The RNA shown here (c-di-GMP-I riboswitch aptamer) has 97 nucleotides and comes from an uncultured Polyangiaceae bacterium. The prediction has a mean pLDDT of 85. Its Rfam family is "c-di-GMP-I riboswitch aptamer". Rfam describes the family as follows. GEMM was predicted in a large-scale screen for bacterial structured RNA regulatory elements. The sequence was found by an Rfam model in a public genome assembly.
Order: sequence, then structure tokens, then C1' cells
RNA sequence: UUCCGACAAGGGCAACCGCACUCGAAAGAUGCGGGCGCAAAGCCACGGACCUACCGGCGCCCCCCGAGGGGCGCCCAUGGUUUGCAGGGCCGCCGAA
Repeated sequence: UUCCGACAAGGGCAACCGCACUCGAAAGAUGCGGGCGCAAAGCCACGGACCUACCGGCGCCCCCCGAGGGGCGCCCAUGGUUUGCAGGGCCGCCGAA
């Protein structure tokens, strides 16, 4: 140095639930508390998976002289979640076997 991961040492993170408030069309994001668990449960949204559908597209129905307006359904990510998916990339504490 690399591989590796201890009933080691010093620490770290925080599943999910609850509470609080703001932003957002929504999904969701933020803070606090508890602590499921984790040797990368550190960072990156490249891949995969998942969520939402403002805008946009299509169809149907209703109001209406008309222009136009309203409702419902389907599609749609550029929005978001997941790095805690043994995917990929980057950095890294300690030093027993």
C1' cells in the first nucleotide's frame, strides 16, 4: 500500500414512527425526538426500480347563438423518491485475525 472486517478503540449515520412549520399542482422536500439497523447506511441521480401529472396531447360528456368555458378518463417528466438496489463511479476512520 492492497485485500479484509474484530464482543478492539474513537466515533459516525439514521429505517420507520411521532411532532412542528414552510415551499410545491402533486409526488415530495426541511427541522426536532425516538433508534430498525448499517464498515462506507459518506458523496454523485450515470443505470435500474418506484411516485406524482402543473403544463401539454388524445377521447367523451355538459353549458353555450357563437366565441369560449367546465367536468371525467387515458398518455406524458422536464418534477420527485430510492446511494438503506450485494448496479456503476469517486473519496475515506481504525488496524486484530